[in-house]
Molecule: Bacterial RNase P class A
Organism: Gemmatimonadota bacterium
RNA sequence: CGGGAGGCGAGUGAGGAUCGCGGCGUGCUUCGGCGCGUCGAGGAAAGUCCGAGCUCCACAGGGCAGGGUGCCGGGUAACGCCCGGGCGCCGAGAGGCGACGGAAAGUGCAACAGAGAGCAAACCGCCGAUGACCCGCUUCACCGCGGGCACAGGUAAGGGUGAAAGGGUGCGGUAAGAGCGCACCGCGCUUCCGGUAACGGAAGUGGCAUGGUAAACCCCACCCGGAGCAAGGCCAAAUAGGGGACGAGGAGCUGCCCGCUCCAUCCGAGUCCCGGGUAGGCUGCUUGAGGGCACCGGUAACGGUACUCCCAGAGAAAUGAUCUUCCCCGCGCAAGCGGGACAGAACUCGGCUUAUUCCGCCUCCCAUAUU
Numbered sequence: 001c002g003g004g005a006g007g008c009g010a011g012u013g014a015g016g017a018u019c020g021c022g023g024c025g026u027g028c029u030u031c032g033g034c035g036c037g038u039c040g041a042g043g044a045a046a047g048u049c050c051g052a053g054c055u056c057c058a059c060a061g062g063g064c065a066g067g068g069u070g071c072c073g074g075g076u077a078a079c080g081c082c083c084g085g086g087c088g089c090c091g092a093g094a095g096g097c098g099a100c101g102g103a104a105a106g107u108g109c110a111a112c113a114g115a116g117a118g119c120a121a122a123c124c125g126c127c128g129a130u131g132a133c134c135c136g137c138u139u140c141a142c143c144g145c146g147g148g149c150a151c152a153g154g155u156a157a158g159g160g161u162g163a164a165a166g167g168g169u170g171c172g173g174u175a176a177g178a179g180c181g182c183a184c185c186g187c188g189c190u191u192c193c194g195g196u197a198a199c200g201g202a203a204g205u206g207g208c209a210u211g212g213u214a215a216a217c218c219c220c221a222c223c224c225g226g227a228g229c230a231a232g233g234c235c236a237a238a239u240a241g242g243g244g245a246c247g248a249g250g251a252g253c254u255g256c257c258c259g260c261u262c263c264a265u266c267c268g269a270g271u272c273c274c275g276g277g278u279a280g281g282c283u284g285c286u287u288g289a290g291g292g293c294a295c296c297g298g299u300a301a302c303g304g305u306a307c308u309c310c311c312a313g314a315g316a317a318a319u320g321a322u323c324u325u326c327c328c329c330g331c332g333c334a335a336g337c338g339g340g341a342c343a344g345a346a347c348u349c350g351g352c353u354u355a356u357u358c359c360g361c362c363u364c365c366c367a368u369a370u371u
Stems, first nucleotide, its partner, number of pairs: 002366008013326007021040008042342001046353002049351005054228004066224005071085005086100001087098004101219002106217002108213002123159002125155003130150002133148005167185006186208001187206008232283004242274005249263005290309003294305004327340005
């Protein structure tokens, strides 16, 4: 200097000017607001995919059904998350990826191709008892030898098909072959050793039995009640209706008396009270498995201790806009021009996933060159 692997950080940045918005506190107020102070989005606030807190409902216990998870150990409130390890695959390497329990309980499935795809099969090939056939050698001839042809049969080496053809390589063996025999590798079983375990190693043994597929049914182990802040709690008009007490009068013309009209007189007008519920208001509401920093324990995830900080809480939604000087990147000799992403809290946390501009930092791998 080039190419790559893993991780971390920051993310319309800083200053100024003008105008503007929401919450809280405080002062003033003509009750409409106004002044001052203070706080005011994210790393994903997103998708709502997992796991919880909180709330209400349901619930003796157990089982069935249904759903989820699935190597081992650890972390955590919990998880399908995270950390460490094992195994398999990929990569030259740093590293990456893996629903990674069970296929000798049962059932199912495998298109096309191919002879044969699950109690294996025999297309080409290889071998071939036998034959009264043919050719050659030999012979007087028979016999014999070699080759061809036909064929009962054998075979699973080789070819071919396929994602997959009933262990692999080699030697022996055989008519040709074959775990038929042997050696090594693989696999199963047994024992021992290492490891908490997954698993690894060694020795012995078996001649290979048990092909694949479980994000197919299924089996095994473990986990799982439902709804969600529009949860839930409190206060509580008007109108209608319900219950109770009192109750013979009440209302209008009409301020009073008379009068008249209307309603009612126990199936009771009217008055008062009670309770349910609606509108509306208050609450839940943001101090929390919280953030920062230091030390300690741990390989790590994470945990512990001390100090310190308070950091939106609206109720259909405020957190903004304009101008200017810098900043970063690209183009340009320059003046200057263009660009600075994804995206907006709605009860709260822990994760995962997805989106994202310009950058910065750390560790590691490979190759080349120079010293």